[in-house]
RNA sequence: AAAAAGCGCUGGGGGAGUCCGCAUCCGGACUGAGAGUGGCCGACAGGGCCAGACCCCUUGAACCUGAAGCAGCAGUACUGCCGUAGGGAAGCGAGAAGUCAGCCCC
Numbered sequence: 001a002a003a004a005a006g007c008g009c010u011g012g013g014g015g016a017g018u019c020c021g022c023a024u025c026c027g028g029a030c031u032g033a034g035a036g037u038g039g040c041c042g043a044c045a046g047g048g049c050c051a052g053a054c055c056c057c058u059u060g061a062a063c064c065u066g067a068a069g070c071a072g073c074a075g076u077a078c079u080g081c082c083g084u085a086g087g088g089a090a091g092c093g094a095g096a097a098g099u100c101a102g103c104c105c106c
Base pairs, nucleotide, nucleotide: 007093008092009091010090011057012056013055014054017030018029019028020027021026037051038050039049040048041047063087064086065085069081070080071079072078
């Protein structure tokens, strides 16, 4: 006189698309971690609230904006660019030890 991964606890953030069928609360297909699972309400509007699953929490491309963006591609999905652009939600615990480093002595 410290530190990290991963882990735990508590708290918080976020999205829910594309295609087909008269289709926004219905049905089917696809990609994806997730494409709204359950309950309640409703003036039925791409509605609201609560809970859940999933992902993410500053080491932050979870997610939002630019953006109905640009290039490649069979492609909404994949890759690259945009992007050392602008935003974006965290604390604690063990981990953690005479372990490591420094200094002194043998």

The RNA shown here (TPP riboswitch aptamer (THI element)) has 106 nucleotides. Model confidence (mean pLDDT): 77 of 100. The sequence was found by an Rfam model in a public genome assembly. It matches the Rfam family "TPP riboswitch aptamer (THI element)". Rfam describes the family as follows. Vitamin B(1) in its active form thiamin pyrophosphate (TPP) is an essential coenzyme that is synthesised by coupling of pyrimidine and thiazole moieties in bacteria.